[in-house]
């Protein structure tokens, strides 16, 4: 995520942090921090020098003494501060930078060095005698453009070299004493050999140096234990490799190097390879455990343009040294040279992004020096940057006319808001001026006239940013109208947006606030603390078993784990606590804690471990039994199908929903007999048995595995699990060879269908069968890994045992299997429940959102098919589980309804009427649209109505209220003009009064406003339709459920009914049903005119009259019907069936009455109404036209098609209504519509008013007619101002279609259908429509299978906009990422070969050479040169890994309402 629920599960947010960046904004100070990218390239300056008290020159201020003489010049000598290239010493290996490389003894931590070094420093011991020869500088010559050299000659030393001396020291011997940790170490004494030295300053004392040795300190080097990222789609790696011996090398151990020998070494406890990465103290986060990180500060390491190499030295394989090679840059006279900012500044470049070419050595520290001092881009400071943290301010108090303005408004007001103005106050900060530190224990201050202090001034200069739908604190208006836009997630926007934009207001934080990025948290969402796996993702298909992990009882030893004490270490900084210092804080400083770790040591022995001993409960063996479709092989059997042969027999068989293909007259099917062949084994048979799983079923034999029961003889923990491994493993499939009856993929044909590559039918090949191999997967499922122990019961069944009894058996009990129900417990629920999904333990396997995808690539296996292992990009905010309520089902059960059926009459065909669609039109006004629009709004369009169109007019208006002025002429009538209104003219003419005025009206004027049948029924009220007069819809309390919800309302009966009854965790109640109301059917009573007349009187024979109210009737009040009575059924109930009585009987008939709700159902055009729109027009008036059009289509009706009829004559019987601008009698006129006239009647009185069908008589005689009446012509009547467009009626004439209506479809169950007339509303007139009234008056219902609709229960569901639902795949189009791809272009690390720089080492050294020896020759020794091994870069080569790109191609994902079908969800229509 859902209509709602629970749980699973991902996504997202609220918190904190930052070397940050970006947007908007920006007052001050303190403390910090500032190239995260190009270890990219660098102009310029600076960053390491110093010592004259090591040395010789040179220059030399100045001083002294001479000489010459032009007495102020020259020159000589001596002394000489100072400067100072060179020789020499020390330093330059520190300090500073960076994080490229490095997964390593690199780092961290803890040990070891009996295997080591250590300049300067400290302590101690001993010394410094005597000689020698050079080389720089310098001079000269000379090469070169330069850099830089070459040769000759001179010279000093704390430079260099012999000799002497030797307490220590070193080497090789041999002796002794101790010690240890294996090699060994320490000390003492002995003899032999070997190795030292330097001076300088000072008047001196003395100081600084020098040599040897020992010790210390400091610093370094080496070794080891433990810890230290990801990938197995990296599983094998390794030849100096592993070890030994011996040489070499080093300060020192060591394959560090070499020769020889051996064949080892590492690896599933992850070697090797690939990727990534400096490590740590710490930092951030977190409750913690953890996770992430390694800027600044501190420790270690590595590097210094790239690669290699050594030299010097105490220390380097050396950032500001050397050599070589490569790339790059610069200079050049082209021959050659020079360089290395990852030092501080700075530049270019890259980038979202990171500062000044500053000051000073004053402090701290470093180098040199005896010192003064010099050097120090270390460092101290300043500059820039809101980059971070901390602090302060932008004013305080009063102030209601609640000002103005803004915003909103229900127009009243509310809010901004004490906010402002205004009054008083203060001065943090700011500005100006003055004073002025500490840092410095004598001098010395870059910072700096800084911090700080004082005075003056004036509220004066100092607030923004984000948000306001929910999460999440904070709402209104306008604009916009799925547009523009917003968005972290959900999502907002389609004309009333609290979600967009703006404004007002509000909320939050504040010199900042938001956004983006990253990390932790929330996330128990990787679960050690702290998760799971029946159905949500997740148990391996099963077994055997290796490594590993875990392991029974008892006593004993050890002490690895474990526990306790002590010691060392765990750097400082950081963190926490307590004090302290900057005014506070940040910050700094002091003390303590902590640093959970490692090591050493002393104890302990419960548990684990280990060693050894014992035991028997686990496990195993033996013995005795019985059960079994366990396995393998061989043999045998019967039934059935098919085929063959023969007989009988004749026209069909077969098959289906129905058919056809097919078989059959060449004899099928059917039937009888015989034969062949293959496969499978009916009944028994069972939720029964066996097996590890897959699986196993006729019978017999042979071989063979396992389990179970009993016994307790043997063994003595031998056990459990099990990564890899091995074995087994349905069906389909593959290989070879057989076999082949039936069945049957593919295929063919026939059907079905819109299509049918399917479902159905007829055939049919692989295959199914056997043997031997392969394959290794299944919804291989109990969707439930194995083992052990424990934890209520009940009831079946299979195989054993024991006991008892009344013995084909029963009962009790026990072991092992296999089922059902169920308590506790568990579980999201469903459910599981001794065969656990309970309670525990051990081991293995597996999961971490959906899709992409079990796909791609790689690898392994396979003959192939394919299997195993198994991603990512991209995309979505869900996907999924269980349960709930509905809805739905071509699911089920029950029930109802004119729903079907049974009937009667229609519609659909004709003509006409009427409504609608369409078309047409200037307009044909608008609405209604399946049922539930269509004779509907409209109970009545000639004008009006009227809303539409054309034309003419009006603009405060046709209508309403308010104001001002004028008038009193309000109003009515007439005339002119016009198409008509508007317009113009004429005549008559107000009311009340207290006389002040009031009322009413007209005209003119200004504005507020009027007006709108304009829009939105999807903004609304009200009203209505519909399901449906269907029997339902709910609530309170209780109970059940974690919950949505359930129960009640279900169930058995019954009813028209949730009607009633019984039962029941329910008990009650409400809205509906029913009843109460009206009409009608019967009776009683009261009343009796306008109604009635039985009896009486009377009569003009008419209830007209007297009279009466009995009857009918009228209208008031009552009675009556309730399953009350009887019988039967039912459960003794409710109720049902039948009967009696009764006018009426089971609701007597009809009406009114319409639950909760559904359809965004209908209506803004009845009315009302929000918002929007029009305002000389979308308003108003008026004439004419239109709504009445007409190729057509549909609905609803009327009249018919005729004889159950038409026509004519004469005759009979209603009910309910209406009537005054009305109904209108009798009478008269007209063929008639109608007219003249007017009695009566405001009605039980009079009128409309004749009822018609019907019955009687007559006629017509089956025809387009004496049926039918459309259409048309003529003449009329009536209404009305007016019948042309466009009324109704009458008379005469005309006489169309139509002879009972296709598919389809409608109404009706009794006073009903059908049929007949009458009346009313609307209305001047207009009725086939509508609403009522009565007359005549049927047929049929077996029944609920089917169609439609509805109700209840149940079931399934992937639906909830609820089946008009949901949803799948191809194709087409667009975009995105990705696989393959002939190739192509790179990158990386190895390997093989070639070449081989510098350089160490080795060899050689004919050439060269000062020190020593030698008289000399020569020797010792050294060097150049040459050679060799190794050796960087380079070249060649074939491979490996990896990345980019690529014609074409594969699938995937996402997209608007595309195309084709309908696969899935309901039995989804073939589960």
């Nucleotide at each position: 995520u859902u209509g709602a629920u629970c749980a699973u599960g991902g996504c997202u947010c609220a918190g904190g942090a930052c070397g940050a960046a970006c947007g908007c904004u920006g007052g001050c100070g303190g403390c910090g921090c500032g190239c995260c990218u190009a270890a990219c390239a660098c102009a310029u300056g600076c960053a390491a020098g110093u010592c004259g008290a090591a040395c010789g020159a040179g220059c030399g201020a100045g001083a002294g003494a001479g000489a010459g003489c032009u007495u102020g010049c020259u020159u000589u000598c001596u002394c000489a501060a100072g400067c100072g290239a060179g020789u020499g010493g020390c330093g330059a290996a520190c300090g500073g930078g960076u994080g490229a490389g490095u997964g390593a003894c690199g780092c961290g931590u803890g040990a070891g060095g009996a295997a080591c070094c250590u300049g300067c420093c400290u302590c101690a011991a001993a010394g410094a005698g005597g000689g020698g020869g050079a080389c720089a500088a310098c001079a000269g010559u000379u090469g070169g453009a330069a850099a830089c050299g070459a040769c000759u000659g001179c010279u000093a030393a704390u430079a260099c070299c012999g000799c002497a001396u030797a307490a220590g020291c070193c080497c090789a011997c041999a002796g002794g004493u101790c010690g240890g940790c294996a090699u060994c170490g320490a000390c003492c004494a002995g003899a032999g050999g070997g190795a030292a030295a330097a001076g300088g300053a000072g008047c001196a004392a003395u100081c600084c140096g020098c040599u040897u040795u020992g010790a210390g300190a400091u610093g370094g080097c080496c070794u080891c234990g433990c810890g230290u990222c990801c990938g197995a789609u990296u599983a094998g790696c390794u030849a100096g490799u592993u070890g030994g011996u011996g040489a070499g090398g080093u300060a020192a151990u060591g394959g560090c190097c070499c020769a020889c020998c051996a064949a080892g070494g590492c690896g599933a406890c992850g070697a090797u390879c690939g990727g990534u990465a400096g490590c740590c103290g710490g930092a951030c986060u977190g409750a913690g455990a953890g996770g992430u990180u390694g800027a600044a500060c501190g420790g270690c390491c590595a590097c210094a343009u790239u690669g290699g190499g050594a030299c010097u030295g105490a220390g380097a394989c050396a950032c500001g040294g050397c050599c070589c090679a490569g790339a790059c840059u610069c200079c050049u006279a082209c021959g050659g040279g020079a360089g290395g900012c990852a030092g501080c500044a700075g530049u270019g470049g890259g980038g979202a992004a990171u500062a000044u070419u500053g000051c000073a050595c004053a402090a701290u520290g470093g180098g040199g020096g005896a010192a003064a001092c010099c050097c120090u881009g270390a460092u101290g400071c300043a500059g820039c940057g809101a980059c971070g943290c901390c602090g302060c301010g932008u004013g305080g108090a009063g102030g209601a006319a609640g000002a103005a303005g803004g915003u909103c408004u229900u127009c009243g007001g509310a809010u901004u808001g004490u906010a402002a103005a205004c009054u008083c106050c203060u001065g943090u900060u700011g500005u100006u001026g003055a004073g002025g530190a500490a840092g410095a224990u004598a001098a010395u201050g870059a910072c700096g006239g800084u911090a700080c202090u004082c005075a003056a001034c004036a509220a004066g200069g100092a607030a923004g940013u984000g948000a306001c739908g929910g999460c999440u604190a904070a709402c209104u208006a306008c604009g916009u109208g799925c547009c523009a836009g917003c968005a972290g997630c959900c999502g907002c926007g389609g004309u009333a947006a609290a979600a967009c934009g703006u404004a007002g207001g509000u909320c939050a934080c504040a010199a900042g606030c938001g956004u983006u990025g990253u990390c932790c948290g929330g996330a128990a969402u990787u679960a050690c603390u702290g998760g799971g796996u029946g159905u949500a993702a997740a148990g391996g298909g099963a077994g055997c078993g290796u490594a590993g992990g875990u392991g029974g009882c008892a006593a004993g030893g050890c002490a690895a784990g474990c526990c306790a004490g002590a010691a060392g270490u765990g750097a400082a900084a950081a963190c926490c606590c307590g004090g302290g210092g900057c005014u506070c804080a940040a910050c700094c400083g002091c003390g303590g804690g902590a640093u959970u770790g490692c090591u050493u040591u002393u104890g302990g022995a419960a548990c684990u471990g280990u060693c050894a001993u014992g035991c028997u409960a686990g496990a195993g063996u033996g013995c005795a039994g019985g059960a079994g479709g366990g396995g393998u092989g061989a043999g045998c059997g019967g039934a059935a199908u098919u085929c063959c042969u023969a007989g009988u027999g004749u026209a069909g068989c077969g098959g289906u929903g129905a058919a056809a293909u097919g078989c059959g007259u060449a004899g099928a099917u059917a039937u009888u007999a015989g034969g062949a062949g293959g496969a499978a084994c009916a009944c028994c048979g069972g939720a029964g048995g066996c097996g590890a799983a897959g699986g196993c079923g006729g019978c017999u034999c042979a071989c063979u595995g396992g389990a179970c029961u009993g016994u307790a003889a043997c063994c003595g923990a031998c056990a459990c699990u099990g990564a890899g491994g091995c074995u087994c493993g349905a069906a389909a499939g593959c290989g070879u060879g057989g076999g082949g009856a039936g069945c049957a993929a593919a295929c063919a044909g026939g059907a079905u269908u819109a299509g049918a590559u399917a479902c159905c039918c007829u055939g049919g090949u692989a295959g199914u069968c056997c043997a031997c191999g392969c394959g290794g997967u299944a919804a291989a499922c109990g969707a439930u890994g194995a083992a052990u122990a424990c934890u209520a019961g009940a009831u079946g069944u299979c195989g054993g045992g024991u006991a008892g009894c009344a013995a084909a058996g029963c009962u009790a009990u026990u072991c092992g299997g296999u089922g059902u129900c169920g308590u506790c417990g568990c579980a999201a629920a469903c459910g599981c429940a001794a065969u656990a999904a309970g309670u525990a333990u051990u081991c293995c396997a597996c999961c971490u959102g959906g899709g992409g995808a079990g796909u791609a690539c790689g690898u392994u296996c396979g003959c192939a098919a394919g299997a195993a292992u198994g991603a990512a990009a991209c995309u979505c905010a869900a996907a999924g589980g269980a349960a709930u309520u509905g809805a739905c089902g071509g699911g089920g059960a029950c029930c109802c309804g004119c729903a079907c059926a049974a009937g009667c009459g229609g519609u659909g065909g004709a003509g006409c009427a009427u409504g609608u669609g369409g078309u047409u039109u200037a307009a044909u006004u608008c609405g209604a649209a399946g049922c539930a629009a269509c004779g509907c709004g409209a109970a009545g369009a000639a004008c009006c109505u009227u809303a539409c169109c054309u034309g003419c007019u009006c603009u405060u208006g046709a209508c309403a209220u308010c104001c001002c002025a004028u008038u009193c002429g309000a109003u009515a009538g007439a005339g002119g003009g016009u198409a008509a209104u508007g317009c113009c003219u004429c005549u008559a003419g107000c009311c009340c009064u207290u006389c002040g005025g009031g009322g009413g009206a007209a005209u003119g004027g200004a504005g507020a406003c009027a007006g709108g049948u304009g829009g939105u029924g999807c903004a609304u009220g009200g009203u209505u339709g519909u399901c449906g007069u269907c029997a339902g819809c709910u609530c309170g309390u209780g109970u059940c459920g974690u919950g949505a919800g359930a129960u009640g309302u279900u169930g058995g009966g019954u009813u028209a009914a949730g009607u009633c009854u019984c039962g029941c965790a329910a008990c009650g109640a409400g809205c509906g049903c029913a009843a109460c109301c009206c009409c009608u059917a019967u009776c009683u009573u009261c009343a009796g005119u306008a109604g009635c007349c039985a009896g009486c009187a009377a009569u003009u024979c008419g209830g007209a009259u007297g009279g009466g109210c009995a009857c009918u009737c009228u209208g008031g009040a009552g009675a009556g019907a309730c399953u009350g009575c009887c019988g039967g059924g039912g459960a003794u109930a409710a109720c049902c069936c039948g009967g009696a009585g009764g006018a009426a009987g089971g609701c007597g008939g009809g009406g009114a009455u319409g639950a909760c709700g559904u359809c965004a159902a209908a209506u803004c055009a009845u009315c009302a109404u929000g918002c929007c729109c029009c305002u000389u027009a979308u308003g108003a008036c008026u004439c004419g036209g239109g709504c009445u059009a007409c190729a057509c289509a549909c609905g609803u009706g009327c009249u018919a098609c005729a004889a159950u009829g038409g026509c004519g004559u004469a005759a009979a019987c209603a009910a309910a209504g209406g009537g005054a601008a009305g109904c209108g009698a009798g009478g008269g006129a007209g063929c008639g519509a109608u007219c003249c006239g007017g009695a009566g009647c405001a009605a039980a009185u009079c009128c409309c008013a004749a009822a018609a069908a019907u019955a009687a008589c007559g006629u017509c005689u089956c025809a387009g007619u004496u049926c039918g009446g459309a259409u048309u012509g003529u003449a009329g009547u009536c209404u009305g101002c007016a019948a042309c467009u466009c009324g109704a009626c009458u008379a005469c004439a005309u006489g169309a279609a139509g002879c009972u209506g296709g598919a389809a479809u409608c109404g009706c169950u009794a006073g009903u259908a059908a049929u007949c007339g009458c009346g009313a509303a609307u209305c001047a007139g207009c009725a086939u429509g509508u609403c009522g009234c009565g007359g005549u008056g049927a047929a049929u219902a077996c029944g609920u299978u089917c169609c439609c609709g509805g109700g209840u229960c149940u079931u399934g569901u992937a639906c909830a906009c609820a089946c008009c639902g949901c949803c799948c795949g191809u194709c087409a189009c667009a975009c995105c990422a990705u696989g393959g791809g002939a190739g192509u272009c790179g990158a990386u690390a190895a390997c093989g070969c070639c070449c081989g720089a510098a350089g160490u080492c080795a060899g050689u050294g004919a050439c060269c050479c000062a020190a020593c020896c030698g008289a000399a020759a020569g020797g010792a020794g050294g060097g150049a040169g040459c050679u060799g091994c190794c050796g960087a870069a380079g070249g060649c080569g074939g491979g490996a890994u990896u990345g980019g790109u690529a014609a074409c191609u594969g699938g995937g994902g996402u997209g608007a309402a595309g195309u084709c079908g309908u696969a899935a969800c309901a039995a989804g229509g073939u589960a």

Overview
Predicted 3D model of a 1471-nucleotide RNA (small-subunit ribosomal RNA) from a metagenome. Its mean pLDDT, the model's own confidence on a scale to 100, is 84.